[in-house]
Context: one part of a larger RNA
RNA sequence: AACGAACGCUGGCGGCAGGCUUAACACAUGCAAGUCGCAGGAGAAGGAGGCUUCGGCUUCCGGACACUGGCGGACGGGUGAGUAACGCGUGGGGACCUACCCUGGGGUGGGGGACAACCGCUGGAAACGGCGGCUAAUACCGCAUACGCCCUUUGUUUAGGCAUUGGGGAAAACUCCGGUGCCCUGGGAUGGCCCCGCGUCGGAUUAGCUAGUUGGUGGGGUAACGGCUCACCAAGGCGACGAUCCGUAGCUGGUCUGAGAGGAUGACCAGCCACACUGGAACUGAGACACGGUCCAGACUCCCACGGGAGGCAGCAGUGGGGAAUAUUGGACAAUGGGGGAAACCCUGAUCCAGCGACGCCGCGUGGGUGAAGAAGGCCUGCGGGUUGUAAAGCCCUUUCGGUAGGGACGAAAGCUCUCGACCUAACACGUCGGGAGGUUGACUUAACCUACAAAAGAAGCACCGGCUAACUCUGUGCCAGCAGCCGCGGUAAUACAGAGGGUGCGAGCGUUAAUC
Numbered sequence: 001a002a003c004g005a006a007c008g009c010u011g012g013c014g015g016c017a018g019g020c021u022u023a024a025c026a027c028a029u030g031c032a033a034g035u036c037g038c039a040g041g042a043g044a045a046g047g048a049g050g051c052u053u054c055g056g057c058u059u060c061c062g063g064a065c066a067c068u069g070g071c072g073g074a075c076g077g078g079u080g081a082g083u084a085a086c087g088c089g090u091g092g093g094g095a096c097c098u099a100c101c102c103u104g105g106g107g108u109g110g111g112g113g114a115c116a117a118c119c120g121c122u123g124g125a126a127a128c129g130g131c132g133g134c135u136a137a138u139a140c141c142g143c144a145u146a147c148g149c150c151c152u153u154u155g156u157u158u159a160g161g162c163a164u165u166g167g168g169g170a171a172a173a174c175u176c177c178g179g180u181g182c183c184c185u186g187g188g189a190u191g192g193c194c195c196c197g198c199g200u201c202g203g204a205u206u207a208g209c210u211a212g213u214u215g216g217u218g219g220g221g222u223a224a225c226g227g228c229u230c231a232c233c234a235a236g237g238c239g240a241c242g243a244u245c246c247g248u249a250g251c252u253g254g255u256c257u258g259a260g261a262g263g264a265u266g267a268c269c270a271g272c273c274a275c276a277c278u279g280g281a282a283c284u285g286a287g288a289c290a291c292g293g294u295c296c297a298g299a300c301u302c303c304c305a306c307g308g309g310a311g312g313c314a315g316c317a318g319u320g321g322g323g324a325a326u327a328u329u330g331g332a333c334a335a336u337g338g339g340g341g342a343a344a345c346c347c348u349g350a351u352c353c354a355g356c357g358a359c360g361c362c363g364c365g366u367g368g369g370u371g372a373a374g375a376a377g378g379c380c381u382g383c384g385g386g387u388u389g390u391a392a393a394g395c396c397c398u399u400u401c402g403g404u405a406g407g408g409a410c411g412a413a414a415g416c417u418c419u420c421g422a423c424c425u426a427a428c429a430c431g432u433c434g435g436g437a438g439g440u441u442g443a444c445u446u447a448a449c450c451u452a453c454a455a456a457a458g459a460a461g462c463a464c465c466g467g468c469u470a471a472c473u474c475u476g477u478g479c480c481a482g483c484a485g486c487c488g489c490g491g492u493a494a495u496a497c498a499g500a501g502g503g504u505g506c507g508a509g510c511g512u513u514a515a516u517c
Stems, first nucleotide, its partner, number of pairs: 001516001005513005012364005019356001020322001025320003029317003034071003039068002046061006078275003087200008096192002101188008109143001111141002118133006149168003154163003173180002201247003208238003213235008250272004254265004277298005300311004328354001330353003336350001337348004367397004377388004401458001403453005411444001415440001416438008461506005466487003472501005482489002
C1' cells in the first nucleotide's frame, strides 16, 4: 500500500459496490421451466334456451383439470470437487455437424393401421398399474414422384469436378383465403467438434516408463480424422531439452503491489473448462451421456398395511452443522433479456428492486461569529503563578443532515386502436417499413428532487506520547503487578507498568491480528 476480512472499543446520514474464503457437510418448507385451443380428440364447473313423468333429458355458449402432438426443458442460474491436461491462453489448420433465423431452387399426389385421453372390469396401503372396448391429428407406416441429394458402375481429370450405369430415399396440414406451416436441396449466419506449433506450479531424497503400447494392412464405428475399436503383421514409442511417479492447483482477461523489472494472486465482472449425493451407462434429440430426465449399483434420509415405494438446494430464500466469520423462508415481471404463442398473453428466485451488517470506497454533518473577569472546576507549582483556554458561559447568526407536513419527476418505449405515405398486389384486402393521433402499462415509490416548520436543537470516538515516531508531567507500584513490533522497560523519585492532567495522530471511525507486495 492493499483486503470477499475477522476481533476490540465506538457509531449520525447518504451514494455506489461487495457479503460461506470453512463441510463438493446434511437438508424441513415454498418457489426456481414452461407454453401453444391458429396441430388433435374429448370436455367438468358455470350461463342461456327447449322438453319434463320433476328423477332428469337435450341444444347453444363456455372453457377448467388432464391426454395425444409441437417447440422449449442442452439456454439462463450454481459450484471449483476433479483436472498439470490440447484443460486453458495464443497462433494456425480441417476430415466435420449446426434446431430456430436469412437467402436461392424444387415439391406438398394418393392410401392405411394404431395408441392415449374416454368407457367397462380389475390389482395395490401407496407409488403405480393390468385386461378388454371406442377414437382424432401437424402422432405412426407403406405407395407414387424426386433434376439436384445418398450409395454404386464406367469414362475423363493432378485434384476438385464433370459426364454416365444401376439402386435407394420425401412431405402435413391448418386457414379468418391474407397467410402460417411441412418435405428435399444449395448457400449464409450463428453455435459447436477435431488436429497441430508455442506457453502454462513444486519435488531427482521419483530415472527409467510403455502391450493397444508405436507403426502398418484390413474390417467396424463416428457428424468427422484418428488405436477410437477389433483381427493380423512388424517391433516399435517416450525420457536429464526431466519421461514415469509423488504433491499441489480449475485456466485466462485481469486484480494487488512495485519507478520499473518483477513478485503475489485468480473474490466480484467477463471468456473457456469441469462437475451436479457417489460410481457407471445409455436413451431421446439439431444439440446431452443431460443440476430441478431415464436405468443400474452404493451410501444416506423418509413413507409403509412389511408385500413394496420415494428423495437428491454446488438454483433463490431458509435450517442444522463446521467456523474467527459472511444476509431476507421479501416485492415485481414496470424495465432489460430468455422460452412458448399469429397475437392477446402466460412462465421466468435470470433480472430489476427492496431488507440486513461501517464489510469497503466516496461524500456530508455533529454548527458559525463574537466573547478576558483570562470565571469556576481539574492538573502542575519554585506558592509568585502556570496550564486546560476563546475553550466554556453570555450575546448575535445560520439550519445542511435527521424529524414533521405539503408538492413531486426520469426510468415508458412499445404492444393495442385509429390514420397517412411507400412497397407488395388484380386489389383502395392482408402484410412489411416509415410517419402521425388516441387511450393504457411503475415492483422500486411513504423513493430522487423542491418548498415550508421548529430549535444549536438529535449526532465523537479510537489509538498513541522511551528511541525508531508526531506527542510530558504528577501520583500509585517496587524485577511485583505488568508492557513489548525491534532495541528493551519495572529491584523506591519509572516521560516505557497502572491511573490522572496535558499533548500528538486519525476521525464515523480508530486500533489489533492473519496472509500478500
The part of an RNA shown here (small-subunit ribosomal RNA, 5' domain) has 517 nucleotides and comes from an uncultured Gammaproteobacteria bacterium. The full RNA is in RNAcentral, with records from ENA and SILVA. Model confidence (mean pLDDT): 82 of 100. Rfam family: Bacterial small subunit ribosomal RNA. Its family is annotated with structural constituent of ribosome and ribosome in the Gene Ontology.